[in-house]
Context: one part of a larger RNA
């Protein structure tokens, strides 16, 4: 390579949009590039294969045939693929109506808690732990009442609930705005799927500049514990956590399961619509979404099981024993940290 694979053994890209490319619904006409059949030219000789023959046999050699699975030309066929033309509506999209939602961005507002400050009451402890101590307090703490200020997060509702492509999103209101579902079947008429490169988004931490800083808290200091204790526990505490702008581009970025399409038993509770029955709040049917139990089947098993890991198709990504190693080197991106790409020797 052929092949075989990718939930957990090696292997699904963090996610989307999309270029090239690959693939592509029903029907009809043409064409004849692919495809199929016939003919023909060529496919050197030797070799290989078959049949004979020559060395006493064989190897070897000679003759004839076949073959040389290829390429060209020509004639024919038209199912399939392609190409060109016509038509269709089941894919896809649009429109109209209804609808759920922590989807996004910006602004404003709110209460609880916390902290600090001011004032009142009060008068000896408070705090903390397994026990203590460091700490704090007669310069009046802790507690309690009133007031002011500040930053961050939004208890209950809250739910195997919802929304989003993923990361993720949770107080309230307003403004702007993306996507989805259902119903109708009015419009377009295959406009589709995937997607190498590319572009965009991308938790936390980290970086740059400017703000902000209540609580928490790497580092750091102290008190304990201990044989030691660079920890776990306690008292403090700076970056950071927050905001604005700009970088970084990684995660157990997980469903450890790429996207799209079709097909294949049931049962249960949940969220969002619609239709009918109609006793007005339940029943039946249907579409979409998130779950559970499980049939067949699959699987090494655990398990998966119409949201497949079943049965198939299209496209992309990736794997090929462990270590060395996500290292070295080169390239490229980054302010840096580092990211992406990514070996070999050697060794078992």
């Nucleotide at each position: 390579c052929u092949g075989g694979g990718c939930u957990u053994a090696c292997a699904g890209g963090g996610u989307g949009c999309g270029u090239a490319g690959g693939u592509g619904g029903c029907u009809u006409g043409a064409u004849a590039a692919g495809c199929a059949g016939g003919g023909u030219g060529u496919g050197a000789a030797a070799u290989c294969c078959c049949u004979c023959g020559g060395c006493u046999c064989a190897a070897c050699c000679g003759a004839g045939g076949a073959a040389c699975u290829g390429c060209g030309c020509u004639c024919u066929g038209a199912a399939c693929u392609g190409u060109c033309g016509g038509g269709c509506u089941a894919g896809a999209g649009u429109a109209u109506g209804c609808u759920a939602g922590a989807g996004g961005u910006g602004a404003a507002u709110g209460g609880a808690a916390c902290a600090u400050c001011c004032a009142g009451u009060g008068g000896a402890g408070c705090g903390g732990u397994g026990a203590a101590a460091u700490g704090u307090g007669u310069u009046g703490a802790u507690a309690u009442u009133g007031g002011a200020u500040g930053g961050a997060a939004c208890a209950c509702c809250a739910g195997a609930g919802g929304c989003g492509a993923a990361g993720g999103c949770g107080a309230u209101u307003c403004a702007c705005u993306g996507g989805g579902g259902c119903a109708u079947a009015a419009c377009u008429g295959a406009c589709a799927c995937u997607g190498a490169g590319g572009c965009a988004c991308g938790a936390a931490a980290g970086c740059c500049a400017g703000g902000g800083g209540a609580g928490c808290a790497a580092a750091c200091g102290g008190g304990a514990u201990u044989a030691g204790a660079u920890a776990c526990c306690c008292c403090g505490g700076u970056a950071g956590u927050c905001c604005u702008g700009g970088c970084c581009g990684u995660a157990a970025a997980c469903g450890a399961u790429g996207a799209g399409a079709a097909c294949u038993g049931a049962g249960g509770a949940g969220g969002g619509g619609a239709u009918g029955g109609c006793u007005u709040g339940c029943c039946a049917u249907u579409c979409c979404c998130g779950c559970c139990u499980g049939u067949a089947g699959c699987g090494a098993a655990a398990g998966c099981g119409u949201u497949a890991a079943g049965u198939u198709c299209u496209c992309c990504g990736c794997c090929u024993g462990g270590g060395g190693a996500g290292u070295a080197u080169g390239g490229u991106c980054g302010c840096a940290a580092g990211g992406c790409u990514g070996a070999a020797a050697c060794u078992c």
Small-subunit ribosomal RNA, central domain from a metagenome, 348 nucleotides, folded computationally. The prediction has a mean pLDDT of 87.